[in-house]
Context: one part of a larger RNA
RNA sequence: UUGGGCGUAAAGCGCACGUAGGCGGUCUCAUAAGUCUGAUGUGAAAGCCCGGGGCUCAACCUCGGAAUGCCAUUGGAAACUAUGAGACUUGAGAGUGAGAGGGGUCAGUGGAAUUCCUGGUGUAGGAGUGAAAUCCGUAGAGAUCAGGAGGAACACCAGUGGCGAAGGCGACUGACUGGAUCAUAUCUGACGCUGAUGUGCGAAAGCGUAGGGAGCAAACAGGAUUAGAUACCCUGGUAGUCUACGCAGUAAACGAUGUUCACCAGGUGUAGCGGGUAUAGUUUGAUGCAGUGCCGGAGCUAACGCAUUAAGUGAACCGCCUGGGGAGUACGGUCGCAAGACUAAAACUC
Numbered sequence: 001u002u003g004g005g006c007g008u009a010a011a012g013c014g015c016a017c018g019u020a021g022g023c024g025g026u027c028u029c030a031u032a033a034g035u036c037u038g039a040u041g042u043g044a045a046a047g048c049c050c051g052g053g054g055c056u057c058a059a060c061c062u063c064g065g066a067a068u069g070c071c072a073u074u075g076g077a078a079a080c081u082a083u084g085a086g087a088c089u090u091g092a093g094a095g096u097g098a099g100a101g102g103g104g105u106c107a108g109u110g111g112a113a114u115u116c117c118u119g120g121u122g123u124a125g126g127a128g129u130g131a132a133a134u135c136c137g138u139a140g141a142g143a144u145c146a147g148g149a150g151g152a153a154c155a156c157c158a159g160u161g162g163c164g165a166a167g168g169c170g171a172c173u174g175a176c177u178g179g180a181u182c183a184u185a186u187c188u189g190a191c192g193c194u195g196a197u198g199u200g201c202g203a204a205a206g207c208g209u210a211g212g213g214a215g216c217a218a219a220c221a222g223g224a225u226u227a228g229a230u231a232c233c234c235u236g237g238u239a240g241u242c243u244a245c246g247c248a249g250u251a252a253a254c255g256a257u258g259u260u261c262a263c264c265a266g267g268u269g270u271a272g273c274g275g276g277u278a279u280a281g282u283u284u285g286a287u288g289c290a291g292u293g294c295c296g297g298a299g300c301u302a303a304c305g306c307a308u309u310a311a312g313u314g315a316a317c318c319g320c321c322u323g324g325g326g327a328g329u330a331c332g333g334u335c336g337c338a339a340g341a342c343u344a345a346a347a348c349u350c
Stems, first nucleotide, its partner, number of pairs: 003322004007304002012318001014201004021194003025088007033081002035077007042069001049065006091191001092188003095184004103177007110154001115149007125136002162169002206247006215241002220236004258317006266295005272289003278283001299306002323350003332343004
């Protein structure tokens, strides 16, 4: 627990789908639950408020009035909300046509490079560093040529460029498949927005089983450096990194900015689609829609800054915050094979 807030001060769930709930376009008719209004009943007294009166005043006492309601019954109103009926097309969706894209899954293919193996040529070095050494090499290394094996990643194109809800996605080809955009205005006729609980997706690292293992590389070993060096540098090197199936469910999961809708000066770039004008055509400028950047005005902001992709002006719904530490910890619970995750205090202290 009112209020005020959530880019950076505490605070937007990592992201979506969606249940309940909340909220919801235009017109007509009806009902009268909410709403508004009248009457009646009731709302003890005291107190509070107003006007009198009594103690010499006042406090105090006393008389009268008024006020007092999620109240009940009953009569009425019908704008709004609601409910019922009917209609509409602008919201939403469907259809048709078009182009764009590293969107996803599966299968196949390719070249460059590293490493290793075999063979040829060839001889004493190579590698590494600030300098060295460990290390490799006369059992022929490194260099170079030819052939082979295997795994992983895809140079240039490449771009504050594209796609995806987010995580994320980049060689080529094929198959299957999701979404968005533009044009049209043929159809449905409010079918919408949000979303507690829930469900799904979710980088890297990690775990389980089975494979795979080129390079890189936690741990580990050695060499250096150093006062020391459980590091930074070097030589090696195992998990891992890769695949399949399952688990885990976290990140500075960031735009540190929840989702949706409407409105509010411009300038400039970029990439997608469109019509019209000019043109013989290519195409250019202007222009419409939907993205993505930069600059900047009003406005906002504590400032920084944001600024039609808002942090402006409003509306709907959800989540979250409430001094620092203790602590995202303990305990309990749920989930997990475990690691741990989620939920989440208090004492004490400043």
Small-subunit ribosomal RNA, central domain from an uncultured prokaryote, 350 nucleotides, folded computationally.
The prediction has a mean pLDDT of 84.